Notes:
This is a predicted structure of a 73-nucleotide RNA (transfer RNA) from a bacterium.
[in-house]
RNA sequence: GGGCGUGUAGCUCAGGGGUUAGAGCGCUUAUCUGAUAAGUAAGAGGUCCCUAGUUCGAUUCUAGGCACGCCCA
Repeated sequence: GGGCGUGUAGCUCAGGGGUUAGAGCGCUUAUCUGAUAAGUAAGAGGUCCCUAGUUCGAUUCUAGGCACGCCCA
């Protein structure tokens, strides 16, 4: 330098145009216990990497950029 893939919660990941964006783990509070862990209940936490474009509507499609990974040179 060229090709491909990934980017969504603190972490690992779903969701692939339609109005409240979710799960597991983690975190907080309450409950339970002599106390802790486990269990149970509730809750907080997201500019869906950035900028444009398409669309009535974009986390989702398109283009460019950025970051990371893999392959080729």
Description
Its Rfam family is "tRNA". It is annotated as a transfer RNA. Rfam links the family to the GO term triplet codon-amino acid adaptor activity. Model confidence (mean pLDDT): 83 of 100.